RNA sequence: GGGCGAGUAGCUCAGCUGGCAGAGCGUCUGUCCUACAAACAGGAGGUCGCAGGUUCAAGUCCUGCCUCGCCCA
Numbered sequence: 001g002g003g004c005g006a007g008u009a010g011c012u013c014a015g016c017u018g019g020c021a022g023a024g025c026g027u028c029u030g031u032c033c034u035a036c037a038a039a040c041a042g043g044a045g046g047u048c049g050c051a052g053g054u055u056c057a058a059g060u061c062c063u064g065c066c067u068c069g070c071c072c073a
Base pairs, nucleotide, nucleotide: 001072002071003070004069005068006067007066010025011024012023013022019056027043028042029041030040031039049065050064051063052062053061
């Protein structure tokens, strides 16, 4: 330098054919319990890597860039 894959909540990851941003774990509050744990109920937490484009509408499509991994040279 070239090719491929990945980047979404604190962590691991979904998100189909463009149409309300989600799950599990964690965390916080409450119930229960002598306490804890477990269980149950509820909540908080997001620049969907960055910038631009297409579109009525973009996590999703297109372009460029950044980071990480693998391969080729």
The RNA shown here (transfer RNA) has 73 nucleotides and comes from a bacterium.
The same sequence occurs in records of 2 taxa.
It matches the Rfam family "tRNA". It is annotated as a transfer RNA.
Model confidence (mean pLDDT): 81 of 100.
RNAcentral holds the sequence, with entries from ENA and MGnify.